[in-house]
A computed fold for a 684-nucleotide part of an RNA from a Gemmataceae bacterium, annotated as large-subunit ribosomal RNA, domain II. The RNAcentral record of the full RNA draws on ENA.
Context: one part of a larger RNA
RNA sequence: UCCGGCGACUUACGGUUGCGAGCCUUUGGUUAAGCAGCGUUGCUGCGGAGCCCCAGCGAAAGCGAGUCCGAAAUGGGCGCCCCGGUUGGCAGCCGUAGACGCGAAACCACGUGAACUACGCGUGGGCAGGAUGAAGUGGGGGUAACACCCCAUGGAGGUCCGAACUCACCAGUGUUGAAAAACUGGGGGAUGACCCGCGUGGAGGAUUGAAAGUAUCAUCAAACGUGGAGAUAGCUCGUUCUCUCCGAAAUAACUUUAGGGUUAACGUCGGGAUCGUUGCCAACGGGGGUAGAGCGACUGAAUUCGAAAGGGGGCCUACCCGGCUACCCUUCGAAACCAAACUCCGAAUACCGUUGGACCAAGUCCCGGCAGCUAGACGGCGCGGGAUAAGCUGCGUCGUCGAGAGGGGAACAACCCAGACCGCCCGCUAAGGUCCCUAAGGCGUGCUCAGUGCGAAAGGAGGUCGGAUCCCAACGACAGCCAGGAUGUUGGCUUAGAAGCAGCCACCAUUUCAAAAGUGCGUAAUAGCUUACUGGUCGAGGGGUCCUGCGCCGAUAAUGAACGGGACUAAGCACGGCACCGAAGCGGCGGGCAGGAGCAAUCCUGCGGUAGGAGAGCGUCGCACCAACCAGCGAAGGGGUACGGACAACGAGCCCUGGAGGAAGUGCGAGUGAUCAUGCCGGA
Repeated sequence: UCCGGCGACUUACGGUUGCGAGCCUUUGGUUAAGCAGCGUUGCUGCGGAGCCCCAGCGAAAGCGAGUCCGAAAUGGGCGCCCCGGUUGGCAGCCGUAGACGCGAAACCACGUGAACUACGCGUGGGCAGGAUGAAGUGGGGGUAACACCCCAUGGAGGUCCGAACUCACCAGUGUUGAAAAACUGGGGGAUGACCCGCGUGGAGGAUUGAAAGUAUCAUCAAACGUGGAGAUAGCUCGUUCUCUCCGAAAUAACUUUAGGGUUAACGUCGGGAUCGUUGCCAACGGGGGUAGAGCGACUGAAUUCGAAAGGGGGCCUACCCGGCUACCCUUCGAAACCAAACUCCGAAUACCGUUGGACCAAGUCCCGGCAGCUAGACGGCGCGGGAUAAGCUGCGUCGUCGAGAGGGGAACAACCCAGACCGCCCGCUAAGGUCCCUAAGGCGUGCUCAGUGCGAAAGGAGGUCGGAUCCCAACGACAGCCAGGAUGUUGGCUUAGAAGCAGCCACCAUUUCAAAAGUGCGUAAUAGCUUACUGGUCGAGGGGUCCUGCGCCGAUAAUGAACGGGACUAAGCACGGCACCGAAGCGGCGGGCAGGAGCAAUCCUGCGGUAGGAGAGCGUCGCACCAACCAGCGAAGGGGUACGGACAACGAGCCCUGGAGGAAGUGCGAGUGAUCAUGCCGGA
C1' cells in the first nucleotide's frame, strides 16, 4: 500500500415544541409504592398518597376577577375576557449525566523499585616485568661542637616505561547494525582520590550527585505500576445508503473577547394575516449640505503687481528737515487661486412619507420549531491609511466567486456572455469570432510601411493623411546661381591695441535698387570670408503657427520566447453595411418530478447548489402476525449473466458452487449502511 472484518450522534431522567391517540372541558386528567387474582421476566383489578390543571396580584400580611403602587384616581403595571386541560406513544431540540468517536502535555492517592546506575558503610580479592633511587642508617672525610661533603646501604612516591585490569581521547567501519552505543587501528591510567566481588543503607518534590539537571532497571526539569478516569481539550482529525423541495453567512452589539461564544440580521419548516398587499413604477410632499462651485460671504491658506497709506528693519545724512531700499508686517487698489475637520451657494442619486397603479417580480408582516454563519475573496465605482506602491490594508455601494457547471478570454475561482431536471447524429442566437491549425466572409471608403499591428513614459524629429489660420507671390514669391553689400568712420569711451565683431554708451547721417554705428567665422590689431539687405537670372507656387488620425526614436537583465502557433502588407487600423459560425442561453420533439388552477380532461409556472432546514424512500439484523409459502427433486452464503425499475439507494430469473435452513407481505424494535480518523485486528 491493498484485501477482509471492527469502527463514531446513544441511553437514562427532566424540560419544551410538533404530530398522533385515550379521557375530559357543569372542572378534570393520571396514579406511585403497595396489595390481590391469574394464563406469572407479565397481565388484570384494587390502591387518589402525590403531580398537573381549575385565578390572579402583591416582597409580604393579605385581598380576590381583580390586585399592586398610593391619601386618592377618569392613572399606570400584571391579570380577568378571547381560551382548552391532562396521561401515555413517536419525532425535533435543550438541560443533567463521559453524552458523536479517537487523542494530550499534566494533577492527585496508594503502592513497586538502588538486580542498571550514583553515593555511603561492612567484609574480601586484584595489579607480569622493567626503571628511578626520597628520608633514615653504616663507614670515611670534616667541625670546638654542629653544619656540610663522599661512598655504601636503604627502598619512599596520587614517581617513570609497560601487560593483565580499567577508562573512553582520535579516526574509520557500522547506521532496516553482528550490536537500541558495538567492531578495528591508535590513545589515557595502571600502588591509587586505583580496579573488582559479596553483603548492606537511604526513593519520587524524594534520594544520590569531585555538579552534567547527572543517575535512580534501554524511562528523568520530577521513575514505574494501579487507581481517581471515559481527567479536561473554546484544538486537530474522522463521522458510514438514496432521491426530492427550499437554501444561507463570513455583518452588528457585547464578551479576560478576538481561529470561542450569546443575541440580532440572513436560511428553512409549521400556523395565521395581507391582494395595491411587498418589491417595483408614477405623481406629489419632505429634510439634507455631498459632487460641483465660490470665497470683495466667514475661518484659514496662498501668488504676483502698484511712484496708494501706516509701522518696523537696513543704508545715507545727522542740528533739524529728510532721502533711498530686489527686506518684514498691516491696510488699500488690480489680478489669479486653495481647503476632509471653510461655506454666500448647491445638484444628480439615495432616503422618508402620502396617493394612485397597468406591466414585471411574488412577496411582506406576526407567532412558534430547527438551524448554520460571525477567517471571506476578487472586479467596477466613491473614499481613508500607504508612496494618488502592493495579488497591500480599512469602509461604503453594486457584481461575481464562495455555494455555479456551460461558451469566450491560448492556458487562468473572481473579467465578458450565460444560470446546467433528463434524452435527441434538429433549429436560432449571446459574448467572441469567420486565411490554416479551427466551426464560419465577402463587399465599400479611407489610413498605416512601422511586422506598427503583436508591451511602456517624459521628451525628441522636414515620417505621413486630413483640417484651420496668418503671411509672401506673374508689379515674379521660395530655394539655388550671378552681382552688389558702400560713405562720414578706425562712431564715442575704454584700452598696449579695440578699426562692425573683448567690454561700456549711443545707434545718427549720407550716397543709394540696396547695404546693420553690423549675423557668424576670423586677426595682436588691421586684413580676409560671410549674413542681414538689394538688383539680375529662373518661372509657380512658397513660408509660418495651431488642431487632429496613423506611424518613428526613446526601448539594456540574467535558460528561450511581448500575436496561442503557422503565417499575414491585409489575414493590420478606422468607419459603413450584408451574411455566417458560435453555449448546458432561447426554440423544436419526447419524458420525469414539484407547486398552483380546474369536477375532470388538461393547462401554467418551476426543478445549479456548500453550511443548513423540510420531505419521501432503499437496504441490514432481530421479533410479532399470517400457524399460509419455498427447501436434500438442494435453503442461506459464494461465482457468472445479455433482465426489471420512466431517477436512485436497489430488486428478480437462470447456470455453476454450496450442503441446511430461508423468504414474501404487514407491523414493531435496533449494537442498522465506511475509500479515509499518521484509526483497530488479521491476511497478502
The coordinates come from a structure-prediction model, not an experiment, and the mean pLDDT is 85. It matches the Rfam family "Bacterial large subunit ribosomal RNA". Gene Ontology terms of the family: ribosome and structural constituent of ribosome.